[in-house]
RNA sequence: AGACGGCCGGAUGGCCGCACCGCGCGGGCGACCGCGCGGUGAGGAAAGUCCGGGCUCCACGGAGACACGGUGCCGGAUAACGUCCGGCGGGGGCGACCCCAGGGAAAGUGCCACAGAGAACAGACCGCCAGCCCGGCUCGCCGGGCGGGCAAGGGUGAAACGGUGGGGUAAGAGCCCACCGCGCGGCCGGUAACGGAAGCGGCACGGCAAACCCCACCGGGAGCAAGACCAAAUAGGGGCGGCACGCCGGGCAACCGGCAGCGGCGUUUCCGCGUCGCCGCCCGGGUCGGUCGCGCGAGGCGCUCGGUAACGGGCGUCCCAGAGGAAUGGCCAUCCAUCGCUUUCGGGCGAGGACAGAACCCGGCUUACAGGCCGUCU
RNA sequence: GCGGCCGUAGCUCAGUUGGUUAGAGCGCUAGAUUGUGAUUCUAGAUGUCGCCGGUUCAAGUCCGGUCGGCCGCCCCA
Numbered sequence: 001a002g003a004c005g006g007c008c009g010g011a012u013g014g015c016c017g018c019a020c021c022g023c024g025c026g027g028g029c030g031a032c033c034g035c036g037c038g039g040u041g042a043g044g045a046a047a048g049u050c051c052g053g054g055c056u057c058c059a060c061g062g063a064g065a066c067a068c069g070g071u072g073c074c075g076g077a078u079a080a081c082g083u084c085c086g087g088c089g090g091g092g093g094c095g096a097c098c099c100c101a102g103g104g105a106a107a108g109u110g111c112c113a114c115a116g117a118g119a120a121c122a123g124a125c126c127g128c129c130a131g132c133c134c135g136g137c138u139c140g141c142c143g144g145g146c147g148g149g150c151a152a153g154g155g156u157g158a159a160a161c162g163g164u165g166g167g168g169u170a171a172g173a174g175c176c177c178a179c180c181g182c183g184c185g186g187c188c189g190g191u192a193a194c195g196g197a198a199g200c201g202g203c204a205c206g207g208c209a210a211a212c213c214c215c216a217c218c219g220g221g222a223g224c225a226a227g228a229c230c231a232a233a234u235a236g237g238g239g240c241g242g243c244a245c246g247c248c249g250g251g252c253a254a255c256c257g258g259c260a261g262c263g264g265c266g267u268u269u270c271c272g273c274g275u276c277g278c279c280g281c282c283c284g285g286g287u288c289g290g291u292c293g294c295g296c297g298a299g300g301c302g303c304u305c306g307g308u309a310a311c312g313g314g315c316g317u318c319c320c321a322g323a324g325g326a327a328u329g330g331c332c333a334u335c336c337a338u339c340g341c342u343u344u345c346g347g348g349c350g351a352g353g354a355c356a357g358a359a360c361c362c363g364g365c366u367u368a369c370a371g372g373c374c375g376u377c378u
Numbered sequence: 379g380c381g382g383c384c385g386u387a388g389c390u391c392a393g394u395u396g397g398u399u400a401g402a403g404c405g406c407u408a409g410a411u412u413g414u415g416a417u418u419c420u421a422g423a424u425g426u427c428g429c430c431g432g433u434u435c436a437a438g439u440c441c442g443g444u445c446g447g448c449c450g451c452c453c454c455a
Base pairs, nucleotide, nucleotide: 001378002377003376004375005374006373007372008371010335011334012333013332014331015330016329018041019040020039021038022037023036024035025034026033027032043355047366048365050364051363052362053361054360055223056222057221058220061271062270068219069218070217071216072215073087074086075085076084077083088102089100090099091098092097103214104213108212109211110208111207112206125154126153127150128149129148131146132145133144134143135142136141137140162180163179164178165177166176167175181203182201183200184199187196188195189194227292228291229290230289237283238282239281240280241279242278246259247258248257249256250255263276264275265274266273284454285453286452299318300317301316302315303314304313305312306311336353338351339350340349341348342347379451380450381449382448383447384446385445388404389403390402391401397435406422407421408420409419410418428444429443430442431441432440
């Protein structure tokens, strides 16, 4: 100078105040209220709401058919994951180390603008080459034309149909050879991804799947404003649209009962099943109260055992926010870090704590973050 | 708290197998018409496609992250 991992993110004391819980006392018929004492009181991200799960309600037949959505090297961890750990391959860095949406492009379809002669069963613009014809002359070269050969060189492009070197040839070319790359089938190592050496093939097979798609695996829907209970109020009211309005029995009729069909709903489709005369939008009216859900949990800390690790097992110990427009605040003193001014280098004075704040709860990811500490390594 | 939608010129909106230079209407500017305005006609200007990365030869468009804005939620049901 840098790389990686972990941790803290003001400390201590006093005074006043707030919320919840427990105990005690007092008041009240009671719901509850007041006082006193004690305990507890934001985060590493509580955030974004991007994933996964618990929990609750709805559905629960077709081992969820068709579709849709997601994930994507291999193995493991886990309640689960798009997360984590270990490994493999590719890329970057002198290095510690970092990054990768990293299955399939010889299953099929599609796209590859502009430029360029040619863009996927490629191609001849410039150029290179021998032959023939014409012209010139310093006599073996130059210029032009014709019909051919070539894919080396130039040029275009993001990409030009293997690369480098040598041989070969009129000039060239996997035409031939060596090495590298690619492909094929076996062998060896590895659980696997994959790696290794040898052989064969003269190259056939460009890129894009964060284009459709194919393959493998996963996914029922909604969300604590879920949901349950108590209490209260209002008009179970009006309009528009959609679908349906069949038969039988009773009745004077309004209507009531039964059956079947159609249709709606069952939080995207189909069949099936269940249920119901309904469903969608707009207007209008009412309450905008209480209790539970609600914090003992995939919980924290310490020791130990297994495992490279993620993590798992065992033992011990601790109880650690629960409000409801929403508590966790303010002041003082000393100290710590930082910054500014000043200095007689001892210090003095002043400023001022980063991002941000629980709202059912966990596991992750991502994003924001002043400053500081520790460890390992280059 | 939860769910859904949107962001393109000053304003309201288009923009599909991703393709060269992103459009339309209103508004704005200049000129013509008029004695002067309005109207009308002609010409013109106007863009970090909210922002940052990635995939791709190439991104307004595809993917991820982030910022901002809007709407809905109870009872009569």